[in-house]
The RNA shown here (Bacterial RNase P class A) has 371 nucleotides and comes from Algimonas porphyrae.

RNA sequence: UCAGAGGGCCAGGCGGCCGCACUUGCUUGCAAGUGAGGAAAGUCCGGGCUCCAGCAAAGCAGGAUGCCGGGUAACGCCCGGCGCGGGUGACCGCAGGGACAGUGCCACAGAGAGUAAACUACCGGACUGUGUGUCCGGAAAAGCUGAAAGGGUGCGGUAAGAGCGCACCGGGCCGACCGCAAGGCAGGCCGUCACGGUAAACCCCAUCCGGAGCAAGACCAAAUAGGGGCGACACAUGCCGGGCUUUGCCGGUGUCGCCCGGGUCGGUUGCCAGAGCGGUCCGGUAACGGAUCGCCCAGAUGAAUGGCCGCACACGCAAAUUCCCUUGGGAAUUUGUGGGACAGAACCCGGCUUACAGGCCCUCUGACAUU
Repeated sequence: UCAGAGGGCCAGGCGGCCGCACUUGCUUGCAAGUGAGGAAAGUCCGGGCUCCAGCAAAGCAGGAUGCCGGGUAACGCCCGGCGCGGGUGACCGCAGGGACAGUGCCACAGAGAGUAAACUACCGGACUGUGUGUCCGGAAAAGCUGAAAGGGUGCGGUAAGAGCGCACCGGGCCGACCGCAAGGCAGGCCGUCACGGUAAACCCCAUCCGGAGCAAGACCAAAUAGGGGCGACACAUGCCGGGCUUUGCCGGUGUCGCCCGGGUCGGUUGCCAGAGCGGUCCGGUAACGGAUCGCCCAGAUGAAUGGCCGCACACGCAAAUUCCCUUGGGAAUUUGUGGGACAGAACCCGGCUUACAGGCCCUCUGACAUU
């Protein structure tokens, strides 16, 4: 210098004028203060809070998670390791328990897809008698199909072959030692060397999980229906009910007024001091934890957080000039012009995921050149 890897941060600035929401103050219509985000988003996980249901625990059913250790209020999140895979490397990715508990599936192709299999070719025998035929047997070495064909290479062996025998490689089992563990690994044994793959197929094992959500819930309360109490008036020896009939008894049945209650429109609350933010120190590789000091940082609800103007700048485009250089490009200056990305709280918090113009910083890797 070029090409990359990992991580962090900013998200337009300043000034003037007008406007909006909330809080505080008072002189009650003015003043002062504050006023979106890193994702406020998707609503995908985990919690706080509230109500409902239930309640010893466990279990059934269903769902989620799934290497090991740690962090956390909790998590499917984060940190650190392990294993496997990718990359020259920095580094990146992985639903990463169990396939000797059982069941299922393995498309197409192919002879054969799991207690292996004989299509072609090979070898032996029989028949036939020359069609390089037919039948029986051997054999998994060669061909063919496939994602996958029941270890690979070589030598021996054989009728031809085969872990049939041997050497090496691979594989399986045990395992001193190291590690909290996942796991790593010296060494030894095994050719009766096997247990093909698939669990984001059923399933098995372990752990966790009650439901609904701030339109939760609580309070105040115009109006209406139905309800209750008291009082007044009215009537009908009516009507209805107490299983039926008669008598008796009891209760109910009308209108108006007041009160209770009800709870709609509406209002208040929940509603922002919190697993809070920042600095310093300590513990820890880290995630994170502890101590201490400082700070207050939106609370709207038909839903505030905006508009206009000016200034300089990052950045894009065009033109001109100068320089470098290799056709073509690069750099600097000047002028003109454009000019901020994704996006906007709605009970709160911890995460994940997704969107994002442009810019800044730190660490690291590879190549080339120079010293």
NCBI's taxonomy places the organism under Bacteria, Pseudomonadati, Pseudomonadota, Alphaproteobacteria, Algimonas. The gene name in the source record is rnpB. Rfam family: Bacterial RNase P class A. The family's RNA type in Rfam is ribozyme.